Record summary: Predicted 3D model of a 355-nucleotide part of an RNA (large-subunit ribosomal RNA, domain IV) from a Syntrophomonadales bacterium. The RNAcentral record of the full RNA draws on ENA. The organism belongs to Syntrophomonadales, within Bacteria. Model confidence (mean pLDDT): 86 of 100.
Context: one part of a larger RNA
RNA sequence: CCCUCGUUAAGGAACUCGGCAAAAUGACCCUGUAACUUCGGGAGAAAGGGUGCCCCGUGUAGUGUAGCCAUAAAGACUUGUGGUGGCAUGAGGGGGCCGCAGAGAAGAGGCCCAGGCGACUGUUUAUCAAAAACACAGGUCUCUGCUAAAUCGAAAGAUGACGUAUAGAGGCUGACGCCUGCCCGGUGCUGGAAGGUUAAGGGGAAAGGUUAGCGCAAGCGAAGCUUUGAACCGAAGCCCCAGUGAACGGCGGCCGUAACUAUAACGGUCCUAAGGUAGCGAAAUUCCUUGUCUGGUAAGUUCAGACCCGCACGAAAGGCGUAACGAUCUGGGCGCUGUCUCAACGAGGGGCUCG
Numbered sequence: 001c002c003c004u005c006g007u008u009a010a011g012g013a014a015c016u017c018g019g020c021a022a023a024a025u026g027a028c029c030c031u032g033u034a035a036c037u038u039c040g041g042g043a044g045a046a047a048g049g050g051u052g053c054c055c056c057g058u059g060u061a062g063u064g065u066a067g068c069c070a071u072a073a074a075g076a077c078u079u080g081u082g083g084u085g086g087c088a089u090g091a092g093g094g095g096g097c098c099g100c101a102g103a104g105a106a107g108a109g110g111c112c113c114a115g116g117c118g119a120c121u122g123u124u125u126a127u128c129a130a131a132a133a134c135a136c137a138g139g140u141c142u143c144u145g146c147u148a149a150a151u152c153g154a155a156a157g158a159u160g161a162c163g164u165a166u167a168g169a170g171g172c173u174g175a176c177g178c179c180u181g182c183c184c185g186g187u188g189c190u191g192g193a194a195g196g197u198u199a200a201g202g203g204g205a206a207a208g209g210u211u212a213g214c215g216c217a218a219g220c221g222a223a224g225c226u227u228u229g230a231a232c233c234g235a236a237g238c239c240c241c242a243g244u245g246a247a248c249g250g251c252g253g254c255c256g257u258a259a260c261u262a263u264a265a266c267g268g269u270c271c272u273a274a275g276g277u278a279g280c281g282a283a284a285u286u287c288c289u290u291g292u293c294u295g296g297u298a299a300g301u302u303c304a305g306a307c308c309c310g311c312a313c314g315a316a317a318g319g320c321g322u323a324a325c326g327a328u329c330u331g332g333g334c335g336c337u338g339u340c341u342c343a344a345c346g347a348g349g350g351g352c353u354c355g
Stems, first nucleotide, its partner, number of pairs: 001350008010341002014339001019336001027051005036041001038175001052097005062089004067084007098102001110334007117326002122134002138173007150159003176321004181251003186248002188244005195239003201233002206228005213220002252270005279313001280310001291307005
């Protein structure tokens, strides 16, 4: 010097990103216990008091229960009630005794206030993350009539299910309470079938090659064979017409205006499918920003309550609340302490020195 411990004057978080770590609380009995609340909780809330040994007392009052006695009923075995009684258990009260200390050692909740997130118990990155992430009960939408849909598999076949729409599958949301606004123009899905477009296929106009024949020649050229092949007919789909948002998604700008000023209930205009409703809001979202005000502190970039100018909240990628719950996150307080002012001493184990 390092590790693991113990104790410490005065102060008591001044330490630090942060009370990290440590200290403190701790058992049983009694008293007592707030806001809030889904009336269950919260709650061991909080805050207090007591606890040893001896005697009164053979361990009291009381309580439990073998055995015995009495009595009633029934009668094969028994059962009920009362008394007595051994054993077990056992408060409370009074008096006394000792110590610094009586849950005498060890083991054994710190608590409170306010807020964010997630309702909750659960689950998770075996080996840096346990959470606000996942799940969840509940809500809702879509598909599926059974050889179901969906899934695995070239197939046979299997799961679904030896189930049958109060069932099964998939998506989103996530207890509960109050709610969930507007837009169907685009994309998706569902329905529609008049018209347009349209494949294979059908169809076979027409054209080319070949050559019997004709012609002096140039050339023309039937049938057949062969190559190409127009019109026309021709499904779904797409175009088209509707519906649909707890489907993918979206939810404006400029100018003016009131008898102080300021502001604009009001008006004008442009654009859009429609221009963000309720609620919330410097927020796990706010750049400017340590916004402004209030509270808390002597002093507060954090925190709580407001304001609203929302760079860039917003309603099941749910909105806003919410008791209970949380090894969650944030701010404050009481208690407590070597975290610190500021360090000291001691113990054990190492290192180091000597051997």